Glycine riboswitch aptamer from an Alphaproteobacteria bacterium, 92 nucleotides, folded computationally. The organism belongs to Alphaproteobacteria, within Bacteria. The coordinates come from a structure-prediction model, not an experiment, and the mean pLDDT is 76. The model forms 91% of the base pairs in the Rfam consensus.
[in-house]
RNA sequence: UACCACCCUGCGGGAGAGAUCGGGCAGACCUGUCCGGCGCCGAAGGAGCAACCGCCCCGGAAACUCUCAGGCAAACGGACCGCAGGGACGGC
Numbered sequence: 001u002a003c004c005a006c007c008c009u010g011c012g013g014g015a016g017a018g019a020u021c022g023g024g025c026a027g028a029c030c031u032g033u034c035c036g037g038c039g040c041c042g043a044a045g046g047a048g049c050a051a052c053c054g055c056c057c058c059g060g061a062a063a064c065u066c067u068c069a070g071g072c073a074a075a076c077g078g079a080c081c082g083c084a085g086g087g088a089c090g091g092c
Stems, first nucleotide, its partner, number of pairs: 003091002006087008018038001020037008039072003045068001046066003052060002
């Protein structure tokens, strides 16, 4: 240090699947919350497989698979994408 990759912050976009059943509690129907049952989803996180990278070892590695965790009206959250600002190591 223009640029690349990485990290942080802010803004915008951002899918899927039960407004399910039973019981307890709070307040009036209804709603909230807790416990349990059945069904379901994959895009927080986690785990597995390995095309590929790597001479080899070590290692890295998906949006595929699993569904531990999480989720199944809206909101919140949300992988990932874009923009802006900043940080520090590396590439240069």